[in-house]
């Protein structure tokens, strides 16, 4: 330091989310050791037990207990000794009681407290302070009582009464006092005020206690007064740290004063009287939340969270008050009184307070021993020894945290075994890892030594001296602990896990699993190849831990002071006025508040940061050193800032001209509509996409005359003007506001913005009264539609108009807050002043202000875009409103304001990972522009209706195999389904098997040949013949069994593929990582635009020059022409010959075959054109404007089709899903649909006669002829592997007939007879012929095809093939049309462009209501 994540991409905005860092942590695996830190964040929830404040006998009185000394007894016996009883304060001490000091400290905890609580910094001239220090001073003489103790009594008890004795350092008087305190006064000296000091007069008023040692003098230790210090408190001030304005008003002891009272003191503190104040937007009052702080975390800071554990201050001690003793408490382990709740009770009636340490319950994800010690620091008491101390020190539990050390080090390649994985004969990895050899021994284990912490006090001995001090030396004391520590043995040996591996994020592979189990911080992963799920093997990261979870700060410049923004992403209030507020023009002169500097105080240690030092290191611990901030002092004087004296350009007034739909009143005007009366006038008007409701013979639309009513103001009118905005338009008056330009007279900074506030504020609403021609919500009627509570229509209430009153919201917009300043230019326009021409009427021309536009530099901006007197620029300045993801939602809810309707302010819970600006490329549009193309239009023929023929759906079935399913499936895979084919469906067999036959064992036999039985077949069972070699084991060969290799499947999956067609579409596109150019980028240019071509085809313009892929050439094939070549084709010359034939000789001329070339290129002429090209009855020419057909298929699109042509990963079965035989089926048959074929007739049928192709096949073939037969087709057979044979076209033509009819059309069915193929024509083949003779008379909505040798029509040939359901398919010649004005429209495609919220891309997005 950043990175994911909004899109087809991109930039932009904005959230989300992740990588660090921390924790008094929890929870899951796992777990060797030390140090040093740390452990109830939850119920300030209850509490058994034991501890935690006592000491002093050197204050007292005693003497229950303990030890001694004494005395009388009594027992024992060892005659002075041992036990025992009583008795005696006499000693040591000493329960309990008087007293004294301590118990206000130490510890604990954080419920309350938004407070002077607390931090900082001052003030007390308003105060107090035991112990302790200096210093002055004193201590005299008396007194009444009480506890203990004894006696009685009451009670269960806890206690309690009476009563009677008596001590004090306990208690009270009395003397003596002032430098002390009161009160009166004289003077002096000071201070921010009340006032304080100082030195004096006078007058009151307060004191005390006494022990120990000593023979003693004496000394210690106490006691009162008083004064001073230290120490600790106490009060007051100022500044300083929290949320909510959906809390805006609060307060009666409230705010002052006087005078009291209390108090250690000041004070409404408290109380009695006057006053009426006092605080609040600079946030009072309220709720709500919280103990503050030093300090920790985290941050580059600047913030931000937090306040455990040390430290310091506050606050509480079961809950609520209360004083009480004391210097100190309104008192954790004291009283007292309420409450609650727990024990005890003889029910009368009592005890009690762990937020001390330790331990229990409860709570809860969560937190320790009922330890050990006063050895050392502190602490109370004490002369002191000492005693108390759960303060401390210490140990003990927890990986709960930081740090340190180990779990071994070198060597070791058959790179081993065993695992995983692959491209598997082997390779990679695991891995120098292991094994093995050398070497070490921290840490545990075992023996063995073993601290420092100990200093001092004290007590004993001694010196000194200043006589209670200091030194000396001796002794006395250690919980921790036989602990650190050190020294030796043995021994690699007793010690690794844990998370993650799709991106972000370091680390990848198999197997399972198959949107199912899961996973998952975000994106998201799992629907049969999951690097993301579980496991597995390896990697990675940390490592005695590691994850996960919760929480705080970073990353977040995501509240932005540092450092953000409001046109379109969320944001500018609808608009003015305008008070506090904030911020201000020029010259001077002062002040020193701000601002800068110096110096001082203070900013407690601990903590951070630097620097050094101690623990073997660190981590911890110790020393030294850096300080914002406030306070105070002294200077500076530029800048803001106060005061002051002045300018005049801001700013305002005057005076003189303008311009203007700017407001308000009032009048007035015409022209339209609607109504009324009358007139003419007849049948419809009106309406609409068509229509109907309506109106209208009771006379309407329509016209013409008069009247009547209201609302709007035609042309002028515009990119115009005027206003603050909403807004203003007939024409004329009054009144009135604002602007503008000129002069430069006067003011003299008077100015700019504005929260709250006050005012205006379009429609539409509301009130109340008018008005009501039009329009015209609601509402009725009538179309539309599937419905239409709509859009069109016909009617029509409120409203629309006025007058007054409310309301106060608009896309109230330029989506753009106001206000000064400055920044390049050109051009247009409204209003004004001056020139200059020029002359009376203006125009033009150039300069100058004030407005309104339009391009656009420079700059800005995410882009679009903005861009000078109109910035979204610049520097600035100010001020003032809003903004913080979408969505819930401008919702609820409170509070104001409304008559109401509603409007202002204005959330949360839940939910999503986005939501959004702005460009960019595509697709799309019943969006536009240009162009094309049997796309439409013109014509022609057809399907769509019959009968049959195929294909498919659907039905059926034991199967009726599978596949193609919009164009881009359906006479399609199939270019041949009677067995076979074949894959399907019943039976029936076979299983190493139909293939290799590999290899090993066994058993048999040559291989083969032929046959018998079975049997539907497949196969089963036998019989017969039959071999080489040899060392006689045997091999060669074969054939059966087992076993292994392995095979095999038309079983899945076309969405895992290859290959290969299909379609947009022969559509002109479709690309460049090349240079370059624009643009933040994606991306544009180039490929746009004008012309023009069949074409991104080419010309011309042009920041683009160019280059690939298609397009055209280039091949093939037809048309003309030339050369070469001529046989099986030709036959013009020459000969020969026939009944005729190129029949023959011969010719290479001509057709023709077969190569080879030539030709066409808008080349040439006229016209248009800049050129490209285009254009003609032109000319030539066989062919003219691509000459006519063909192969040829760009980038990609449809997860299209194909795993059943082939070929392949995966996955699935193996006595079957393989495979072999027999039947059957694929040919079903209510029915729907494609695709053909005959028809329906006279442009024909039908009979007779007769003409002319081309391009193929041909040997298990084709077949000339002759011959049978009515045919089909039989028999017999020439020729022919082919320019030779087969080989003959049909309609046409010409003659005859039929005469509009279910016919002499039509030909289905059907019945009978037949060939022919095949093993076999029932299921299921073709054709023959006799016979029957269906429907069907031109075909509804819709549709198809084709633009010239086309379309029609009319034959022929071939692949498949034994035959054939071929009427398909695929060639081939023969006759041989009609039409197109034209591009509006239908469908397709093509290039510009545009609007999107689409990107799976309109078969798209989405809304709502229902399950």
């Nucleotide at each position: 330091a950043g990175a994911g994540u909004u899109u087809g991409c991109u930039u932009c905005u904005g959230g989300c989310u992740c990588a660090g860092g921390a924790u008094g942590a929890a929870c899951g695996c796992u777990a060797g050791c030390g140090a040093c830190a740390g452990g109830c964040u939850u119920a300030a929830c209850a509490c058994a037990u034991g501890c935690a404040a006592g000491u002093c006998g050197a204050g007292g009185g005693g003497c229950a207990g303990c030890g001694g000394g004494g005395g009388c007894g009594a027992a024992g016996c060892u005659u002075g000794c041992u036990u025992u009883c009583c008795c005696u304060g006499c000693c040591g001490g000493c329960g309990a009681c008087c007293g004294g000091c301590g118990c206000a400290c130490g510890g604990g905890u954080g419920a309350g407290u938004a407070a002077c609580a607390c931090g900082u910094a001052u003030g007390c001239g308003a105060c107090c302070u035991g112990c302790c220090c200096c210093c002055c001073g004193c201590a005299g003489g008396g007194g009444g009582a009480u506890a203990a103790c004894c006696g009685g009594g009451a009670g269960a008890a806890a206690u309690c009464c009476c009563g009677a004795c008596u001590a004090a350092u306990a208690c009270c008087g009395c003397g003596u006092a002032a430098c002390g305190c009161c009160g009166c006064u004289g003077g002096g000296c000071u201070g921010c005020a009340u006032g304080g000091c100082c030195c004096g007069g006078c007058g009151g008023c307060c004191a005390a206690a006494g022990g120990a040692a000593g023979c003693g003098a004496u000394u210690c230790c106490g006691g009162c007064g008083g004064g001073g210090g230290a120490u600790g408190g106490g009060c007051a001030u100022g500044c300083g740290g929290c949320g909510c304005a959906u809390u805006a008003g609060c307060u009666a002891g409230u705010c002052g004063g006087c005078g009291g009272g209390g108090u250690a003191a000041c004070g409404g503190c408290c109380c009695a009287c006057c006053g009426a104040g006092g605080c609040g937007a600079c946030g009072a009052u309220g709720c709500g939340u919280a103990g503050g702080g030093g300090u920790u975390c985290u941050g580059a800071g600047a913030g931000g969270a937090a306040g455990g554990u040390c430290c310091c201050c506050c606050a509480c001690a079961c809950u609520g008050g209360u004083a009480c003793u004391g210097a100190g408490a309104c008192a954790c382990g004291g009283a007292c009184c309420a409450g609650a709740c727990u024990c005890c009770u003889a029910c009368g009636g009592g005890a009690g307070g762990c937020a001390g340490c330790a331990g229990u319950g409860a709570g809860g994800a969560a937190u320790a021993u009922u330890g050990g010690u006063c050895a050392a620091u502190g602490g109370g008491c004490g002369c002191g020894a000492g005693c108390c101390u759960g303060a401390a020190c210490c140990a003990g539990c927890c990986a709960a945290g930081u740090c340190g050390c180990g779990u071994g080090a070198g060597g070791g390649a058959a790179g081993a075994c065993g695992g995983u994985c692959c491209u598997a004969u082997g390779g990679a990895u695991u891995g120098u890892a292991a094994a093995c050899c050398u070497c070490u021994u921290u840490u545990g284990u075992c023996g063995g030594g073993g601290a420092g912490c100990a200093a001092a006090a004290g007590a004993c001995g001694c010196c000194a001296c200043g006589u209670g001090u200091g030194g000396c030396g001796u002794u006395c004391c250690g919980a921790g602990a036989g602990u650190a520590c050190c020294c030796g043995a043995a021994g690699a040996a007793a010690a690794a896990g844990c998370a993650u591996c799709g991106g972000c994020u370091g680390a990848c592979u198999c197997c399972g699993u198959g949107c199912c189990a899961g996973c998952a911080g975000c994106c998201g992963c799992g629907g049969u190849a999951a690097u993301a799920c579980g496991g597995a093997g390896g990697a990675u990261g940390c490592g005695a831990g590691c994850g996960u979870u919760a929480u705080c700060c970073g990353g977040a410049u995501u509240u932005a002071u540092u450092g953000g923004g409001u046109u379109u992403a969320a944001a500018g209030g609808g608009u003015g006025c305008g008070c506090a507020g904030g911020c201000g023009g020029a010259a001077g002169a002062u002040c020193a508040a701000g601002u800068c500097a110096g110096c001082g105080g203070u900013a407690a240690a601990a903590u951070u940061g630097a620097g050094a030092g101690g623990c073997u290191c660190a981590a911890c611990c110790u020393c030294u050193u850096c300080g914002a901030g406030c306070c105070g002092u002294u200077g500076a004087a530029a800048c803001u800032g106060g005061u002051u004296u002045u300018c005049u350009u801001g700013a305002g007034u005057g005076a003189g001209c303008g311009a203007g739909a700017a407001g308000u009143a009032u009048g007035c005007g015409g022209a339209a509509u609607g109504c009324g009366u009358g007139g003419u006038g007849u049948a419809g008007c009106g309406g609409u996409g068509a229509a109907a409701u309506g109106c209208a013979u009771a006379g309407a639309u329509a016209u013409c005359a008069c009247g009547c009513a209201g609302a709007a103001c035609u042309c002028c009118g515009a990119u115009u003007g005027c206003g603050a905005a909403g807004g203003c338009a007939g024409c004329a008056u009054a009144c009135c506001g604002g602007c503008g330009c000129u002069c430069a007279a006067c003011u003299g900074a008077c100015g700019c913005u504005c929260a709250u506030g006050c005012a205006c504020g379009a429609a539409a609403g509301u009130g109340u009264g008018g008005g009501u021609a039009u329009c015209g919500a609601a509402c009725a009627g009538g179309a539309u539609u599937a419905g239409a509570u709509a859009c069109c229509c016909u009617g029509g209430u409120a409203g629309u108009c006025c007058a007054c009153a409310c309301a106060g919201u608009a896309a109230a917009c330029g989506a753009u807050g106001a206000a000064u300043a400055c920044u390049a230019a050109u051009u247009g326009u409204u209003c004004g002043g001056g020139g200059a021409a020029a002359a009376u009427g203006a125009a033009c021309c150039c300069c100058u202000g004030a407005g309104u536009g339009a391009u656009a530099c420079a700059g800005u901006g995410a882009a679009a875009g903005c861009g000078c007197u109109u910035a979204a620029g610049u520097a600035u300045u100010c001020c003032u409103a809003c903004c913080u993801g979408g969505g819930g939602a401008g919702u609820a809810u409170g509070c104001c304001g409304g008559c109401a309707a509603c409007g202002g302010u204005g959330a949360a819970a839940c939910u999503c990972a986005a939501a959004g600006g702005a460009a960019u490329u595509g697709a799309c549009g019943g969006g536009g522009g240009c162009c094309c193309g049997c796309a439409c239009a013109a014509g022609c023929g057809g399907a769509g209706g019959a009968a049959c023929a195929u294909g498919u759906g659907g039905u059926u079935u034991a199967u009726u195999u599978c596949g193609a399913u919009g164009a881009u499936a359906c006479g399609c895979g199939a270019g041949g389904a009677a067995c076979c084919u074949u894959a399907c469906c019943c039976g029936g067999g076979c299983u190493c098997a139909a293939a290799c036959u590999g290899a090993c064992a066994c058993a048999g036999g040559a291989a083969u040949a032929c046959u018998u039985u079975u049997g539907a077949a497949a196969g089963g069972a036998g019989g017969u013949a039959g071999c080489u070699u040899u060392a006689c084991g045997g091999a060669g060969c074969c054939u059966g069994u087992g076993u292994c290799g392995a095979g095999u499947g038309u079983g899945c999956u076309g969405c895992a593929u290859g290959g290969u067609g299909g379609u947009c579409g022969u559509c002109a596109g479709c690309u460049c990582a090349g240079u370059g150019c624009c643009g933040u980028g994606a991306g544009g240019u180039g490929u746009u635009g004008g012309c023009u071509u069949a074409a991104g085809u080419g010309c011309c313009a042009u920041a683009a020059c160019g280059a690939g892929c298609g397009c055209a050439a280039c091949c093939c094939c037809c048309a003309u022409c030339g050369c070469c070549a001529g046989u099986u084709a030709c036959c013009a010359u020459c000969a020969a010959g026939u009944c005729a034939a190129g029949u023959u000789g011969g010719g290479g001329a001509c057709u023709c075959u077969g190569g080879c070339g030539a030709g066409a290129c808008c080349g040439u002429c006229g016209g248009c054109g800049c050129a490209a090209g285009c254009u003609g009855u032109g000319a030539g020419g066989a062919a003219g404007g691509c000459g006519g057909g063909g192969a040829u298929g760009a980038a990609g699109u449809c997860a299209a089709a194909u795993c059943a042509g082939c070929a392949c990963g995966g996955c699935c079965g193996c006595u079957a899903c393989g495979u072999c035989c027999g039947g059957g089926g694929c040919g079903a048959c209510a029915c729907a649909c494609g695709u053909g074929u005959u028809a329906c007739a006279a442009u024909g049928g039908u009979a007779g006669g007769u003409a002319c192709a081309g391009a193929g096949a041909g040997a298990a073939g084709c077949a000339a002829u002759g011959c049978g037969g009515c045919g089909a087709c039989g028999c017999a057979a020439a020729g022919c592997g082919g320019a030779a044979c087969c080989u003959g076209a049909a309609a046409g033509c010409c003659u005859g007939u039929c005469u509009c009819a279910g016919u002499u059309c039509g030909g289905a069915u059907u019945g009978g007879a037949g060939u022919c193929u095949g093993c076999a024509a029932c299921u299921c083949g073709a054709c023959u012929c006799c016979a029957u003779g269906a429907a069907g008379c031109u075909g509804g909505a819709u549709u198809c095809g084709a633009u010239a040798g086309u379309a029609a029509u009319u034959g022929c040939g071939c692949a498949u093939c034994a035959g054939c359901c071929a009427a398909g398919g695929c060639g081939c010649g023969g006759u041989g049309a009609a039409u197109a004005c034209g591009u509006u429209c239908c469908c397709g495609g093509g290039c510009c462009u545009u609007c999107c919220a689409c990107a799976c891309a309109c078969c798209g997005c989405c809304c709502g209501u229902c399950a």